[in-house]
Context: one part of a larger RNA
RNA sequence: UGACGGGGGCCCGCACAAGCAGCGGAGCGUGUGGUUUAAUUCGACGCACCACGAAGAACCUUACCUAGGCUUGACAUGAUGCUGCAAGCAGGGGAAACCCUGCCGCCUUCGAGGGUGCAUCACCGGUGCUGCAUGGCUGUCGUCAGCUCGUGUCGUGAGAUGUUGGGUUAAGUCCCGCAACGAGCGCAACCCUUGCCCCAUGUUACUUGUGUCAUGGGGGACUGCCGGUGGGUUCCACCGGAGGAAGGCGGGGAUGACGUCAAGUCCGCAUGGCCCCGACGCCUAGGGCGACACACACGCUACAAUGGCCGGCGCAGUGCGAUGCAACCUGGCAACAGGAAGCUAAUCGCGAAGGUCGGUCUCAGUGCAGAUUGGGGGCUGCAACUUGCCCCCAUGAAGGCGGAGUUGCUAGUAACCGCGUGUCAGCAGAGCGCGGUGAAUACGUACCCGGGCCUUGUACA
Numbered sequence: 001u002g003a004c005g006g007g008g009g010c011c012c013g014c015a016c017a018a019g020c021a022g023c024g025g026a027g028c029g030u031g032u033g034g035u036u037u038a039a040u041u042c043g044a045c046g047c048a049c050c051a052c053g054a055a056g057a058a059c060c061u062u063a064c065c066u067a068g069g070c071u072u073g074a075c076a077u078g079a080u081g082c083u084g085c086a087a088g089c090a091g092g093g094g095a096a097a098c099c100c101u102g103c104c105g106c107c108u109u110c111g112a113g114g115g116u117g118c119a120u121c122a123c124c125g126g127u128g129c130u131g132c133a134u135g136g137c138u139g140u141c142g143u144c145a146g147c148u149c150g151u152g153u154c155g156u157g158a159g160a161u162g163u164u165g166g167g168u169u170a171a172g173u174c175c176c177g178c179a180a181c182g183a184g185c186g187c188a189a190c191c192c193u194u195g196c197c198c199c200a201u202g203u204u205a206c207u208u209g210u211g212u213c214a215u216g217g218g219g220g221a222c223u224g225c226c227g228g229u230g231g232g233u234u235c236c237a238c239c240g241g242a243g244g245a246a247g248g249c250g251g252g253g254a255u256g257a258c259g260u261c262a263a264g265u266c267c268g269c270a271u272g273g274c275c276c277c278g279a280c281g282c283c284u285a286g287g288g289c290g291a292c293a294c295a296c297a298c299g300c301u302a303c304a305a306u307g308g309c310c311g312g313c314g315c316a317g318u319g320c321g322a323u324g325c326a327a328c329c330u331g332g333c334a335a336c337a338g339g340a341a342g343c344u345a346a347u348c349g350c351g352a353a354g355g356u357c358g359g360u361c362u363c364a365g366u367g368c369a370g371a372u373u374g375g376g377g378g379c380u381g382c383a384a385c386u387u388g389c390c391c392c393c394a395u396g397a398a399g400g401c402g403g404a405g406u407u408g409c410u411a412g413u414a415a416c417c418g419c420g421u422g423u424c425a426g427c428a429g430a431g432c433g434c435g436g437u438g439a440a441u442a443c444g445u446a447c448c449c450g451g452g453c454c455u456u457g458u459a460c461a
Base pairs, nucleotide, nucleotide: 001461002460003458004457005456007455008454009453010452011451012450013449015445016444019409020408021407022406023405026301027300028299029298030297031296032295033294034292035291042053043052064287065286066285067284068283069282070281073123077122078121079120080119081118082117085115088103089102090101091100092099093098106114107113125276126275128274129273130272134270135269136265137264138263139261141259146185147184148183149182150181151180152161153160154159165176166175167174191253192252193251194250196219197218198217199216200215201214202213222247225241226240227239228238229237230236231235303402307361308360309359310358311357312356313355319350320349321348324343325342328339329338330337331336368399373394374393375392376391377390378389379388415437416436417435418434419433420432421431
C1' cells in the first nucleotide's frame, strides 16, 4: 500500500422486510449428470454450466460409430515428363461412393498452346492437441462510482497528499474548507425511442377537415418562478406550491473506466508450437447424436365453479409475404385438398385470445385434467421404421395446490391472455419482439446476500 475480520461509523441495491405470482410434489417437453452403447461427437461446471454454443440433428447438418471405397486427393498455387484426352452416353458389378468395359469426342496458327487426364515432386488437407503460447470476441464484479496522471509539497524509502474533512447527490454530482494546483479515463450530457404542442407534406383512413394517422422538421423542463429550511444567506442543496401533457436524472434503450477471475472460446474466424500424412485427410451407405434403473436444472399443462363445455356479439400492436401471402368458391366432421381474384404490398393477403351476453354442468377424480395406447386419415420431403408435425374416432393415467428449502417482480411493473417473427422443405412447450386486461405492498434498515467511502486490528500478500 492492499486484502481480510462472527471490528467500528456512514450509505446504497427486489439484499432483507411488506406484498403478489411461482418453483420444490404430478404428467409431459427440453438441457445436464450418471449409466448404457459399435457410437450414444465435442465444448460449457458456484455466483458468472445445465431451453447454454444449437436463430430449428429424419438424409444433409455431423465433427461420432460400422461397412465399402479414394489417394496430387473434395479445394489452392507451382514445376517436369507423357497423353489427340475431358464432359456426355451405353453396358456390367454395387446400397451408394466408386471400379471395369465400350462408344462418341471441345477451340486450334494442328507447333502441342489453352483446357483435361496420367506419372512424379513441392504441397494440399486435419472440427487432431495445447484458451496455461496467442489475436479477436465475450461473461463477471457492475451502470458499481470509481481508476489514474503532470507539476508542486511531505517522507531515507515503499509511498502519501491531491481523491481526506463539513454538507449534498443516482453519481469523485456539486458547494465550502484544505499544500496543494490542474488534467485524463469513467458519471452526466450529446444519440435512439416514448409521452404534449406547432409547422410542412400527403393516390392510407374517417369521410371533406385548424380532424385521425403516417413521414420529416421544430418547440417544450431549466430547480426557470413563488414560499420555507440548512450550511458563513452575492453560492449550493433539500422540502412544499403554482403553472403545465410532463417535473426535479419524466419512462425505456444504446452506452460497461483502470482492472479481477492463467474466467470462456484453438469446434465461428485468425494464429505460434506439437502431432497425422495409402490416414487423425477425402467420398459414400446405414446407424448414432433421439439410448434409460436413476438424479438435478429450465419450462409447459393441470389439479377446477372468479371454472369446464355449447352458441351469439365484439376490440389490438409488432411484424411477414410474388421460388411467397392467399381473400373468395367447392369438397371434407377436421387436418387439408381442388379451383381462383388481388398483392413487387400504409393500396392485396396473413390476423387474436382473454372479454361480454345467454344456456348447461353442481363438487364428483367429476361433463376437471389430459398422459398413454389402439385404429383411421392429412402435409412436407428422394425418403417420416429407428425419429417429424397436424386432424378425427376410441382410450382415458398421475394429479385434490405440493417437505426442508428456493425464484422473480416496485407500475402500465407483476400476474393473466393471445399474436408476430428469426431459424426453417417440414418441425417451437425455447429465443427475440408485440400488443390486450391489469393489481398488491414498501413501517423500516436490526438481520441474510452483494457493493461504495472513512477508520481500526493483523503472525496474510
About this RNA
Small-subunit ribosomal RNA, 3' major domain from a biocrust metagenome, 461 nucleotides, folded computationally. Its mean pLDDT, the model's own confidence on a scale to 100, is 83.